[in-house]
């Protein structure tokens, strides 16, 4: 320098041939217990990496860009 994959909640990940997003775990609260653990219920938590474009509407499609991983090439 070229190709590919990935980027979504604190963490690990899902999601949809475009209709404003979920699970597990963690945090907090309540119940159960003498208390803890475990368990049940509930709550909060996300400008879907960033910036543009298309569209009535973008996490999804297109372009650029940043970061991580990986393959190839080049120099030494």
């Nucleotide at each position: 320098g070229g190709g590919g994959a990935c980027g979504u909640a604190g963490c690990u990940c899902a999601g949809u041939u475009g209709g404003u997003a979920g699970a597990g775990u963690g945090a907090c609260g309540c119940g159960u217990u003498c208390g803890c653990a475990a368990u049940g219920c509930g709550u909060a938590g996300g400008u879907c990496g960033u910036g543009g474009g298309u569209u009535c509407g973008a996490u999804c499609c297109c372009c650029a860009u940043c970061g991580u991983c990986u393959c190839c090439a080049c120099c030494a």

A computed fold for a 76-nucleotide RNA from a Bdellovibrionota bacterium, annotated as transfer RNA.
Lineage of the source: Bacteria > Pseudomonadati > Bdellovibrionota.
It matches the Rfam family "tRNA".
Model confidence (mean pLDDT): 81 of 100.